[in-house]
This is a predicted structure of a 72-nucleotide RNA (transfer RNA) from an uncultured Bacilli bacterium. Rfam family: tRNA. Gene Ontology term of the family: triplet codon-amino acid adaptor activity.
Order: sequence, then C1' cells, then structure tokens
RNA sequence: GCCCAAAUAUCUCAAUGGAUAGAGUAUUCCCCUCCGAAGGGAAAGAUAGGAGUUCGAUUCUCCUUUUGGGCG
Repeated sequence: GCCCAAAUAUCUCAAUGGAUAGAGUAUUCCCCUCCGAAGGGAAAGAUAGGAGUUCGAUUCUCCUUUUGGGCG
C1' cells in the first nucleotide's frame, strides 16, 4: 500500500428496515435474614463520528476514525 471483518449499557452479547433498542453481569435502592450469602423486585445506563437512501435506519450506501485478521 491492497483486501476482509468488527465497533450497541461498566463488561460479555442480542436485535438485521417497522420504533418503548433487550438479556446476563456490574452499580444504586427496597424486600427477605439476627447479620451476611443466595433469592425476589425496582431504578439508572448504550447504537464510534459525519453525510446519503427511505414514510421509517442499530440494520442499506459512501467517507472518516479505531481495533483485529490476511496478502505484498
């Protein structure tokens, strides 16, 4: 330099055009307990950045950034 893949919550992952973006884990609060652990309930928390297509974009297209892999 070229090609491919990935980027979503603190972390690990879903959702692949139809909207309230979910789950486990972690955090905070409550219940339970003599106290804790375990268990139950609740809260807060996210689509890498920009532009485009579309009635509608996490999803499709383009550019940039970062990470990983391959070729030279």
The coordinates come from a structure-prediction model, not an experiment, and the mean pLDDT is 80. The sequence was found in a public genome assembly.